[in-house]
RNA sequence: GAGGUGGGCCGGGGGAUCGCUCGCCGCCUGCGGGCGGGGGGAGGAAAGUCCGGGCUCCAUAGGGCAGGGUGCCGGGUAACGCCCGGCAGGGGUAACCCUGGGAAAGUGCCACAGAAAGGAGACCGCCCCGCCCCUAAGCCGUCCGGCUACGUACCGGUGGCCCCUGCGGGGGCAGGCUCAGGGGCGGGGUAAGGGUGAAAGGGUGCGGUAAGAGCGCACCGCGGCGCCGGUAACGGCGGCGGCAAGGUAAACCCCACCCGGAGCAAGGCCAAAUAGGGGAGCGAUGGCGUGGCCCGCGCCGCUCCCGGGUAGGCCGCUACGAGGCGGUCGGCGACGGCCGUCCUAGAUGAAUGAUCCUCGCCCCCGCCCUUCUUGGAAGGGUGGGGGACAGAACCCGGCUUACAGGCCCGCCUCGACU
RNA sequence: GGCGGAUUAGCUCAGUGGUUAGAGCAACGGAAUCAUAAUCCGUGUGUCCGGGGUUCAAGUCCCUGAUCCGCCACCA
Numbered sequence: 001g002a003g004g005u006g007g008g009c010c011g012g013g014g015g016a017u018c019g020c021u022c023g024c025c026g027c028c029u030g031c032g033g034g035c036g037g038g039g040g041g042a043g044g045a046a047a048g049u050c051c052g053g054g055c056u057c058c059a060u061a062g063g064g065c066a067g068g069g070u071g072c073c074g075g076g077u078a079a080c081g082c083c084c085g086g087c088a089g090g091g092g093u094a095a096c097c098c099u100g101g102g103a104a105a106g107u108g109c110c111a112c113a114g115a116a117a118g119g120a121g122a123c124c125g126c127c128c129c130g131c132c133c134c135u136a137a138g139c140c141g142u143c144c145g146g147c148u149a150c151g152u153a154c155c156g157g158u159g160g161c162c163c164c165u166g167c168g169g170g171g172g173c174a175g176g177c178u179c180a181g182g183g184g185c186g187g188g189g190u191a192a193g194g195g196u197g198a199a200a201g202g203g204u205g206c207g208g209u210a211a212g213a214g215c216g217c218a219c220c221g222c223g224g225c226g227c228c229g230g231u232a233a234c235g236g237c238g239g240c241g242g243c244a245a246g247g248u249a250a251a252c253c254c255c256a257c258c259c260g261g262a263g264c265a266a267g268g269c270c271a272a273a274u275a276g277g278g279g280a281g282c283g284a285u286g287g288c289g290u291g292g293c294c295c296g297c298g299c300c301g302c303u304c305c306c307g308g309g310u311a312g313g314c315c316g317c318u319a320c321g322a323g324g325c326g327g328u329c330g331g332c333g334a335c336g337g338c339c340g341u342c343c344u345a346g347a348u349g350a351a352u353g354a355u356c357c358u359c360g361c362c363c364c365c366g367c368c369c370u371u372c373u374u375g376g377a378a379g380g381g382u383g384g385g386g387g388a389c390a391g392a393a394c395c396c397g398g399c400u401u402a403c404a405g406g407c408c409c410g411c412c413u414c415g416a417c418u
Numbered sequence: 419g420g421c422g423g424a425u426u427a428g429c430u431c432a433g434u435g436g437u438u439a440g441a442g443c444a445a446c447g448g449a450a451u452c453a454u455a456a457u458c459c460g461u462g463u464g465u466c467c468g469g470g471g472u473u474c475a476a477g478u479c480c481c482u483g484a485u486c487c488g489c490c491a492c493c494a
């Protein structure tokens, strides 16, 4: 310098004018209010409402079943599906990233293809046996002569049967044995190989076999045992077993842990208005008590539907909180203890805005200058235009999703130079 | 603000994880009619709301986002 990877942070600054909302102070008042001054006023996600908690009501939220959620191990926390540290598997050269209970307790499913889909299976192939058929090569099945002391051994030549004939000759045929090969049918062995499939009942190699096969052996994988290390997940070492135990639990299920329900339109107070109307259920062995069933507890004329009325105010509600910032101590860290300091939005058709000036950043378009190497690129200046996602609604901790642009830090790889 | 539900053809809806996702109406083509409707025959129309994951395989199961719809207060 280039590329990558992990984390943290910002999300325009300043000013002027006119408004909006909520407190505070002062003055005036005919108590209805009016005037003036000064101050606070959106976000990292306020969002989605996906989790968890506080708070409120129903029992101080109780027991069992059902139901739901989470899931390697340990820790943090008010709690969590969040966070931190570790472990295992996978990916990457690496920094780093992704995933995570149990499939040798049981059940279900594994479409199509394929011979066979789960204590399986013989379609092709390989091998063995039996029967049948075909074929190449060689030797014997014939005799004579030579060689030789002799010969069945060696060398040379020739024959037999049938047919034709122009008599020169030509054509055809014959048994047995050895070794090897091919084809068909039948019976059996084989899971090495081919082929089907997402998946074919451990992998590689050597031996072994008729061919094969954990059939045997070595290594790897798997399981269980012992020892050692670790809180644990797990890891290391040793020797054993001898292949059984495919996949799927974001299928039922098993194991461990957690969960009562509803939600600020919760809930409480005041005021106003109306038809205390109609129907249904139940009748204390009952009804109701915010998802279902049983028990328990509490209350008792209660519940539901239709119909009627009001859509006003106050509290909850926002400055005291699992709060922010700084320091220190403990911890690898998430986080916790202590000390100091600060108070920081509260609207309810719902405030937090609009216009203008200036500075800075980024993007687009145009012009000018400089440098290099034409195209073009880089730097500087200048004019115009644009500025992301998005708006608190009881509060808080997370996650997820959206986002113009920018800043900082750690680490890895490659290249160059010292 | 809170809670619940839905999304599959042009419309209304079906659809146990398994071959090429179906039905009715509508639409289109043909027959018939002087012509139209009704009738008869035939035909296709699909990003199963988007993205990611589990699985051999996803409309279906899980996560995440988008759009639409419904409900709620108080008094007697």
Stems, first nucleotide, its partner, number of pairs: 001414010012359007020041003024037005043389001047400002050398005055263004062295004067259005072086005087100005101254002106252002108248003123194002125190011137178004143157004160173005202220006221243001222241002225238005267315004277306006286300004308493003323342008361387012419490007428443004436474001445461005467483005